[in-house]
Molecule: Bacterial RNase P class A
Organism: Burkholderiaceae bacterium
RNA sequence: GAAGCCUGCCAGACCGCCGCUGGUGCAAGGCCCGAAAGGGUGCACUGGAGGAACGUCCGGACUGCGCAGGGCAGCGUAGGAGCUAACGGCUCUCCACCGUGAGGUGAGGAUCAGAGCAACAGAGACGAGCCGCUUCAGUGCGGGUGAAACGGGCAAUCUCUACGCGCAGCAACACCAAGUAGGCCAGCGUUGAUGUGGCUCCGCAGAGCUGGCGGGUAGGUGGCAUCGAGCCGGGUGGGCGACCCCCGGCCCAGAGUAAUGGCGGUCACGCCCCGGGCGACCGGGGUGCACAGAAUCCGGCGUACCGGCGGGCUUCACAC
Numbered sequence: 001g002a003a004g005c006c007u008g009c010c011a012g013a014c015c016g017c018c019g020c021u022g023g024u025g026c027a028a029g030g031c032c033c034g035a036a037a038g039g040g041u042g043c044a045c046u047g048g049a050g051g052a053a054c055g056u057c058c059g060g061a062c063u064g065c066g067c068a069g070g071g072c073a074g075c076g077u078a079g080g081a082g083c084u085a086a087c088g089g090c091u092c093u094c095c096a097c098c099g100u101g102a103g104g105u106g107a108g109g110a111u112c113a114g115a116g117c118a119a120c121a122g123a124g125a126c127g128a129g130c131c132g133c134u135u136c137a138g139u140g141c142g143g144g145u146g147a148a149a150c151g152g153g154c155a156a157u158c159u160c161u162a163c164g165c166g167c168a169g170c171a172a173c174a175c176c177a178a179g180u181a182g183g184c185c186a187g188c189g190u191u192g193a194u195g196u197g198g199c200u201c202c203g204c205a206g207a208g209c210u211g212g213c214g215g216g217u218a219g220g221u222g223g224c225a226u227c228g229a230g231c232c233g234g235g236u237g238g239g240c241g242a243c244c245c246c247c248g249g250c251c252c253a254g255a256g257u258a259a260u261g262g263c264g265g266u267c268a269c270g271c272c273c274c275g276g277g278c279g280a281c282c283g284g285g286g287u288g289c290a291c292a293g294a295a296u297c298c299g300g301c302g303u304a305c306c307g308g309c310g311g312g313c314u315u316c317a318c319a320c
Base pairs, nucleotide, nucleotide: 001316002315003314004313005312006311007310008309009308010307012267013266014265015264016263017262018261020048021047022046023045024044025043026042030041031040032039033038050291054302055301057300058299059298060297061296062169063168064167065166074165075164076163077162078161079093080092081091082090083089094108095106096105097104098103109160110159114158115157116154117153126151130143131142132141133138134137173222174221175220176219183213184212185211186210187209188208194205195204196203197202228251230250231249232248233247234246235245237244238243269288270287271286272285273284274283275282276281
């Protein structure tokens, strides 16, 4: 210098104006919506998308229901040892395969428990007699075909073995709680309650009326986002490592029409055009700035992704 392998990180920056949304403080009074429960409205300060928030594939937390114990069935996992809350994830390692190599991939338990399968070629593919051979009906002794010829292969076919798994999911679930929708109980009522027109009488309609109780629905609140499998920094702490331990600091989005935006400017970066310059480049203009967007919360896996900044290592060539 060229070609590669593994891995870490960023995902435009700043300023101004106008908004949206959460929290805290002040105020606790008014106003608005609502029957209520409850919600909204002011001012100040402050937080406000991601490495994948995505797919919803796997594992958990949480919640409700179920549950003596054991077995069967069903589903899943599969070298060994570990990490972890758990896992089908991750780490180390053995083996196999691929690569010159750095490395990568693995669907790596069992085929003397049983069944099933095996293209083409070949006589024959799981139990044979084509050629040869010979004692002429026998054989594994030779040949030929084939990945494989009687000894075996495939478990990514069923199966067996070992281990794991109760079911459903935040539209879970808990609480508050309308209509006079419906239920129950009591009293009164066709011997006229009750309603209504004129209003102490009368007329008309007339089978309900009054009170109490508890459950649900609409709606509202919690769950729900400040205390955890949390984040950041440090450790001549343990371990090959995944990871664990110790010390210090921090509190870090959050609705239920669903916020996280819009405009302008400067700078950075990519591409294109024009002009200048032999050229490195300089000036001006235009345009672009990926994939994508939280919704109960975590740990993974998989997938998408313009461009950029590093770190470790390999092979080849050259120079010293």